[in-house]
RNA sequence: GGCGGUGUAGCUCAAUUGGCUAGAGCGUACGGUUCAUACCCGUGAGGUUGUGAGUUCAAGUCUCACCGCCGCUACCA
Numbered sequence: 001g002g003c004g005g006u007g008u009a010g011c012u013c014a015a016u017u018g019g020c021u022a023g024a025g026c027g028u029a030c031g032g033u034u035c036a037u038a039c040c041c042g043u044g045a046g047g048u049u050g051u052g053a054g055u056u057c058a059a060g061u062c063u064c065a066c067c068g069c070c071g072c073u074a075c076c077a
Stems, first nucleotide, its partner, number of pairs: 001073007010026004019057001028044005050066005
């Protein structure tokens, strides 16, 4: 250089071949429980889905460019 995969919450991952409000576990905050801590129970916060553009009534999902990461691979020098 060429090819393929991947990027969604602090972390690990979902999202039924484009459709109604993007969710779960862990973590975290507060409350309950306890003499206290942990476990456990309840409630909440936390995302403009890597960046930009395009298609569409509608995009996490499709297309293009770029960026990061992972893998495979060839030639030349």

The RNA shown here (transfer RNA) has 77 nucleotides and comes from an Acholeplasmatales bacterium. The source organism's lineage runs through Bacteria, Bacillati, Mycoplasmatota, Mollicutes and Acholeplasmatales. RNAcentral holds the sequence, with entries from ENA. It matches the Rfam family "tRNA". Rfam classes the family as a transfer RNA. The same sequence occurs in records of 3 taxa. The coordinates come from a structure-prediction model, not an experiment, and the mean pLDDT is 80.